[in-house]
RNA sequence: GUCCCCAUCGUCCAGAGGUCAGGACGCUGGCCUUUCAAGCCGGUAACAGGGGUUCGAAUCCCCUUGGGGACACCA
Repeated sequence: GUCCCCAUCGUCCAGAGGUCAGGACGCUGGCCUUUCAAGCCGGUAACAGGGGUUCGAAUCCCCUUGGGGACACCA
């Protein structure tokens, strides 16, 4: 330098054009318990940034940023 992959709640993971972006753990309120833990019910919080396509984008396209990889260069 060229190409490929990845970026989503505090953490890990799902989503593949159309309810309000979902689950587990965490945190938190309640129930239960003599107490704690466990269990049950509820709450909490996220799409890396910009642009484009589309009636509609986390999803498709382009650029940028960050991380990983392959190849090339290192004359």